[in-house]
Formats: sequence, structure tokens, C1' cells
RNA sequence: CGGGAUGUAGCGCAGCCCGGUUAGCGCACCACUUUAGGGUAGUGGGGGCCGCUGGUUCGAAUCCAGUCAUCCCGA
Repeated sequence: CGGGAUGUAGCGCAGCCCGGUUAGCGCACCACUUUAGGGUAGUGGGGGCCGCUGGUUCGAAUCCAGUCAUCCCGA
């Protein structure tokens, strides 16, 4: 320098291909129940508008362009 992959909640992931209900799952966290207490189990709850910027569109996590970070390949 060129090519590719990944980036979504504290952590790990799905959703993207084929745009459309104010974005879900597991673990973790908080409260309650259960227990003598803890753990386990059960119920309920809080937390993200999708790496960043711009564009297309009635509508973008999803499409397009640029850019940043990490990793891989090539020179």
C1' cells in the first nucleotide's frame, strides 16, 4: 500500500441477505417470593436507538459512500 472479516446493553450473541410493530436472547445486575441464613429455583424490573460521519428513502441496525478500531491474508 491492496484485499477481506468483525464492531448491536456490563459480557457473549441473534436480527442485516430480502428496509416496515418505539431492537430481542443468554449470563450478569436490582427487587420480591422461597430458606434459620446463603445458594438453587420462581416472579417482576432497569439498562442499548446499533463504532463514527454523511447520503438514498415516506421510512435505515439493515442499502450506498467515507472514516476509525481490532484481527486475518497478500505485496